[in-house]
Annotation
Predicted 3D model of a 1439-nucleotide RNA (small-subunit ribosomal RNA) from an uncultured prokaryote. Model confidence (mean pLDDT): 82 of 100. Its Rfam family is "Bacterial small subunit ribosomal RNA".

RNA sequence: CAGAACGAACGCUGGCGGCGUGCUUAACACAUGCAAGUCGAACGUGAAAGUGGACUUCGGUCCGCGAGUAAAGUGGCGCACGGGUGAGUAACACGUGAAUAAUCUGCCCGAUGAUCUGGGAUAACAUUUCGAAAGGAAUGCUAAUACUGGAUAAGCCCCCGAGAACUUCGGAUCUUGAGGCCGUGGAAGCUUCUGUCAUCGGAUGAGUUCGCGGCCCAUUAGCUAGUUGGUGAGGUAACGGCCCACCAAGGCUACGAUGGGUAGCUGGUCUGAGAGGAUGAUCAGCCACACUGGAACUGAGACACGGUCCAGACUCCUACGGGAGGCAGCAGUGGGGAAUUUUGCGCAAUGGGGGAAACCCUGACGCAGCGACGCCGCGUGAGUGAUGAAGGUUUUCGGAUCGUAAAGCUCUGUCAGUGGGGAAGAAACUAUUAUCGGAUAAUACUCGACCCUAGAAGAAAGGACCGGCUAACUUCGUGCCAGCAGUCGCGGUAAUACGAGGGGUCCAAGCGUUGUUCGGAAUUACUGGGCGUAAAGCGCGCGCAGGCGGCGCGUCAAGUCAGUUGUGAAAUCCCUCGGCUUAACCGAGGAAUUGCAAUUGAUACUGUCGAGCUUGAGUCCCGGAGAGGAUAGCGGAAUUCCCAGUGUAGCGGUGAAAUGCGUAGAUAUUGGGAGGAACACCAGUGGCGAAGGCGGCUAUCUGGACGGGUACUGACGCUGAGGCGCGAAAGCGUGGGUAGCAAACAGGAUUAGAUACCCUGGUAGUCCACGCUGUAAACGAUGGGUACUUGGUGUUGCGGGUAUCGACCCCUGCAGUGCCGAAGCUAACGCAUUAAGUACCCCGCCUGGGGAGUACGGUCGCAAGGCUGAAACUCAAAGGAAUUGACGGGGGCCCGCACAAGCGGUGGAGCAUGUGGUUUAAUUCGACGCAACGCGAAGAACCUUACCUGGGUUUGAAUUGCGGUGGACCGCUCCAGAGAUGGAGUUUCCCUUCGGGGCUGCCGUGAAGGUGCUGCAUGGCUGUCGUCAUCUCGCGUCGUGAGAUGUUGGUUUAAGUCCCGCAACGAGCGCAACCCCUGUCUUUAGUUGCCAGCGGUUCGGCCGGGCACUCUAGAGGGACUGCCGGUGAUAAACCGGAGGAAGGUGGGGAAGACGUCAAGUCAUCAUGGCCUUUAUGUCCAGGGCUACACACGUGCUACAAUGGACGGUACAAAGGGUCGCGAUACCGCGAGGUGGAGCUAAUCCCAAAAAGCCGUCCUCAGUUCGGAUUGCAGUCUGCAACUCGACUGCAUGAAGGUGGAAUCGCUAGUAAUCGCAGAUCAGCAUGCUGCGGUGAAUACGUUCCCGGGCCUUGUACACACCGCCCGUCACAUCACGAAAGUUAGCUGCUCUGGAAGUCGCUGAGCUAACCGCAAGGAGGCAGGUGCCGAUAGAGUGGC
Repeated sequence: CAGAACGAACGCUGGCGGCGUGCUUAACACAUGCAAGUCGAACGUGAAAGUGGACUUCGGUCCGCGAGUAAAGUGGCGCACGGGUGAGUAACACGUGAAUAAUCUGCCCGAUGAUCUGGGAUAACAUUUCGAAAGGAAUGCUAAUACUGGAUAAGCCCCCGAGAACUUCGGAUCUUGAGGCCGUGGAAGCUUCUGUCAUCGGAUGAGUUCGCGGCCCAUUAGCUAGUUGGUGAGGUAACGGCCCACCAAGGCUACGAUGGGUAGCUGGUCUGAGAGGAUGAUCAGCCACACUGGAACUGAGACACGGUCCAGACUCCUACGGGAGGCAGCAGUGGGGAAUUUUGCGCAAUGGGGGAAACCCUGACGCAGCGACGCCGCGUGAGUGAUGAAGGUUUUCGGAUCGUAAAGCUCUGUCAGUGGGGAAGAAACUAUUAUCGGAUAAUACUCGACCCUAGAAGAAAGGACCGGCUAACUUCGUGCCAGCAGUCGCGGUAAUACGAGGGGUCCAAGCGUUGUUCGGAAUUACUGGGCGUAAAGCGCGCGCAGGCGGCGCGUCAAGUCAGUUGUGAAAUCCCUCGGCUUAACCGAGGAAUUGCAAUUGAUACUGUCGAGCUUGAGUCCCGGAGAGGAUAGCGGAAUUCCCAGUGUAGCGGUGAAAUGCGUAGAUAUUGGGAGGAACACCAGUGGCGAAGGCGGCUAUCUGGACGGGUACUGACGCUGAGGCGCGAAAGCGUGGGUAGCAAACAGGAUUAGAUACCCUGGUAGUCCACGCUGUAAACGAUGGGUACUUGGUGUUGCGGGUAUCGACCCCUGCAGUGCCGAAGCUAACGCAUUAAGUACCCCGCCUGGGGAGUACGGUCGCAAGGCUGAAACUCAAAGGAAUUGACGGGGGCCCGCACAAGCGGUGGAGCAUGUGGUUUAAUUCGACGCAACGCGAAGAACCUUACCUGGGUUUGAAUUGCGGUGGACCGCUCCAGAGAUGGAGUUUCCCUUCGGGGCUGCCGUGAAGGUGCUGCAUGGCUGUCGUCAUCUCGCGUCGUGAGAUGUUGGUUUAAGUCCCGCAACGAGCGCAACCCCUGUCUUUAGUUGCCAGCGGUUCGGCCGGGCACUCUAGAGGGACUGCCGGUGAUAAACCGGAGGAAGGUGGGGAAGACGUCAAGUCAUCAUGGCCUUUAUGUCCAGGGCUACACACGUGCUACAAUGGACGGUACAAAGGGUCGCGAUACCGCGAGGUGGAGCUAAUCCCAAAAAGCCGUCCUCAGUUCGGAUUGCAGUCUGCAACUCGACUGCAUGAAGGUGGAAUCGCUAGUAAUCGCAGAUCAGCAUGCUGCGGUGAAUACGUUCCCGGGCCUUGUACACACCGCCCGUCACAUCACGAAAGUUAGCUGCUCUGGAAGUCGCUGAGCUAACCGCAAGGAGGCAGGUGCCGAUAGAGUGGC
């Protein structure tokens, strides 16, 4: 990441219908309208408009109808339901199960009984009056089912008895008796309905109580004063500290009180295999709230959403005096926000309120509207149709693909739209009529599912994705830019990853993105994880609580198991059936609801209780081992110091030194003394201890373990959160002590520096006593206990057996302590009876890296610091074990001109040549450590040539197809021009099947051309490691795997060469050999080569002759550790020897494994892509590549006497030659010239080889060395030697006297030295490639430098040490902490003050009903006052 889900939002798109659903944010503020009224069959009043009539002074008045209507009022019922919201609440708020014998219940139902008779007021209304208004005030009138007196009777209530069944044992219910309280008469009858009253019961609803259940933080550990309980009184419908007085001192808490944070709870919903996790929209149950806080009234029910009072904030009105308001009801507005609808219709249905009813009211509800917000269904057509159309895209240019797709033809008619028809939803109530106590029973209208209907494919497809995960590929553009990205990661010129096109994939009226939840994640692990090394065992013990616990018996039945009963609301999920055409949706029935409670049983296991047992555990007796602990005493060796003697110049120290000590006598040595600390040898993967730890000897005190005996107790056990104790070193406090050692510090060295390592000194400390600290890689990185599970071999302690005279030895038991290993385990490494194996019990701990064992808080400490212990932020890793490489100033073995030993050079000079740099119009380009730099270039005066300047040209300088047209073309001459070129002139075809073809000029067209770019797109070729000895494969085996083995090991070799061994056995590319040259021989052949012997000779193998020899060039032989001796594993092989031309690959060459370096080359060639097309192509002239303060590489020549000069004289090999080599001869000092014999070459020529040898001169000098440079004069090549050739002669005669640091080559025919030839080439070599002549020195050896091979080891490297990586500093930014302070919120305590209001007290004021003849009284009200009490205020704390 792939899945599922959502009250969603956003982007693009959008045909229809059904069913659902829609402020998750500001419990923010609200304009406007509506959302709770109704009853005239409880009651008293009572209009108007209009109209009819009468009268009239024409202003109006009166009467009837309107109408007992509207309207307001009294009264009754309702307004506590319904509807909204989730702020508060961690609570008996909710869920579930119980209790109420501690309670209430309007309307409704059932039963019983009653329903009599008086009285006084009051609103409305009228009049007056206050006020802006809201709203009052006074006087007067009136009714009731309003208020109220009385009667009747039962009943309630109280007290005393008796009985019955219950019980929580306290009581309480029922029946009955006597009494008390209260209170006394009434009436014509019958029926229906309603209301009212009383009592009992039911139903419904509500109150209260209890068990159990469901969030986070212990960096919140103690909380509590009405607090806990009692007695009494009050209060309530009711129990209760609910409230009050008094008394007692209790209550809660580690099974988490108190405090803080968050949150409405549930049925359910989403996810998941489940267990779980997350969630609490819509629907349903409960709770809480109604602007904020407080309070009560009324009532059956409220402390009341659309009631009242008070306080506060806000808004509005005002005449400034005072008033009004509360959408978290339905719509709607503003605001907030990513975001959530109409100021709709109707009471027809369902339901509710009132009413006798009609009916009224009902933003509940039913409908409609808006939104793809969700689920479900349908459609956007079907068949046929290949010139595979046009067009697009792509292409290897053939094609492929979009694609039967389209068009065309033939059909159908869902849906939309037209016209028409047309259900269910409505049955009651009620009214009327008829009939009669039985019932009968419609109609109309609107909308409308559905049906019919002419015509018509007409009006209806998009979104995301296409590198892997993950289904789907190409082209162009872009060029680490623009951008993408869930993750890994794409993009730096060939991007399937960016953007676009084509094509494809997946979904589809939707598709994607974002957010959130679960899943995957066994990644918190109950199901179902771990802790030796990955994160993780407390440093160790003792031990309270807790958890767990031996054997047999009994008891109970708490856990456990089984049955039954009640409950577990409905809806949802699941199953079956049914209803809408189907589905979504809906209905019915069932199942389920895993839970709780009650009850009846079972008793194996766990548990309770009881009485036992001995094996776990402990006690006792005997015995030996031990650096176990504490205290005191004693001992010797050594260091240092002091005294004295001997003795003299150094000692000491180091890599080397110096500081230091010493002639004032050290070190050394002898004797004596002082003091402190530590205990050599024994000494041992030996012993003891829980761990830390413990080591001279003796004594005293003391702990534990072990062996043997088997007498005693009788489960007394294990573990152990908190707690308590012990706990190395360092450190701290107080007081001692101090020999040695030694942080800090000082000095000397080292070094770039050296606050280090080394040296000389040296203080704390180390030691003792007492106290603190409490940590370590406190490690076996491994918690403790018990049991089980093959073995081998050491060692310590004790015992048994056997044996012996005895000590050993041998067998064996228990307890420790080591090593190796089986099964098993483990990611591997490894562990393995001392488990990391197999199980059980208990404790501790872990959950990616960093931040960080940090911050804050708490706590401990004298301090240092310890314990506990986060987050923000940041990364996509960090980590373990093992593997292959690479690397190491790791180890072992070995090799190479690698070093060493030698010889000669380079680096210094001059010059040549290449490169860098600079310069320039251009100095064309490439090559850059080894492995670029006398390299590409085996030849830059023009050409080459790619560069520059200038002049031309555009189908083009060259190739080729087609079409048209002309003609031979070519060549030659002249003119202009720098030339290219242009112009003029001249000359002039071939073949033919008669169609034409060949050749060629011009025009058009298709194609060209490019030394332009990319060697990091490539082929090919090449360099390099390296002629190093390696690089791999098949099968087998081992390993989870990467991989290993083979290829390692022992020996040997130049070699992975060979032999032996071996879980390997074989094989391939490499090595070697096969090939070429060379060294020896044989053979074949004998010209152009050769000449031994013979003859001739001009004396030259010249001639005859010959092929023996040399040579030539073909074929063969020969060398193989074959033979001998020694060494060695008897092997491979090595050493020595013989023979041999050659001896251990004889010498040299060619030949270069798998691969490395993105090594080199697009400028040899080829080639993809890109770029260019009157130019980056092409032609021409001139210039440049040859420049020159400089630097480097490679060479040549020298610096001289082992030389130079001159003269004489000798010996090669290998090559080349007809556009050529060019002899003899002649000319020139010479380069060279004239001339031309010979040669197509073993024949002729180049051609002289040089060093060498012989002789002469020079004599150590800037020279008779050296030859640069320059002048003059020439030669040759060439169209042409100015830039810019080589050579010659004469003259000139520079630097240079052997070369700093450094560095190169070479091991024998080698180095060194000497010349010769060739390629390229008109000419030009100090370069390159070859050839021969002369011809050395040295190698002890592998320590070191460089490179390489094999084995092994470490690794944090893998672009592989030119790796990786750490810290400071500077600047900017972010996050967290601290901080003088400042600010906001919540809250404790002590006070001040006290609204409304209940209650209590008071009530001198006021007062209808009742009593009373009256006076007055009872009762009531206002007022006053007390307790409590919200907002508010003060002080002081906490978070």